This is a predicted structure of a 92-nucleotide RNA (SAM-I/IV (S-adenosyl methionine) riboswitch aptamer) from uncultured Reyranella sp. Its Rfam family is "SAM-I/IV (S-adenosyl methionine) riboswitch aptamer". Its family is annotated with regulation of gene expression and S-adenosylmethionine metabolic process in the Gene Ontology. NCBI's taxonomy places the organism under Bacteria, Pseudomonadati, Hyphomicrobiales, Reyranellaceae, Reyranella. The coordinates come from a structure-prediction model, not an experiment, and the mean pLDDT is 77.

[in-house]
RNA sequence: GCAUCAAGAGUAGGGCAUUGCCCUCGCCAACCUGCCUUCCCGGGCAAGGUGGUUCCCGCAAGGGGAUGUGGCCGCUGGGCAACCAAACGGGU
Numbered sequence: 001g002c003a004u005c006a007a008g009a010g011u012a013g014g015g016c017a018u019u020g021c022c023c024u025c026g027c028c029a030a031c032c033u034g035c036c037u038u039c040c041c042g043g044g045c046a047a048g049g050u051g052g053u054u055c056c057c058g059c060a061a062g063g064g065g066a067u068g069u070g071g072c073c074g075c076u077g078g079g080c081a082a083c084c085a086a087a088c089g090g091g092u
Stems, first nucleotide, its partner, number of pairs: 001069005010025001012024005026053003031049003034045003039091004055064003071080003
C1' cells in the first nucleotide's frame, strides 16, 4: 500500500499478573500456501502458516485499533513438508 473486521466459534484447564497477556486442549474461519484439475476464473477442502473464539469512540460522516498479505532449511543458484479431507462448473 491492499483486503477484512457481516456471520461463526469456550461458563474448558493452567501460568504470569492484574482485568490484560501467554501456554495447552477444543471449536470457528478460506487471509496466505497447498490440494480438488495442465493452466485461468468461480466454487470447494481446516492439510501447512497465521488468525479468531464476539474490538473501541462517535447521532452520523468518520476516526482509532486489530488481523492477513505462507512456513522451515540453506543462502550464490536452490531444497523440504503440506491429510485418510474435498465437488465440481465454465473457459483453455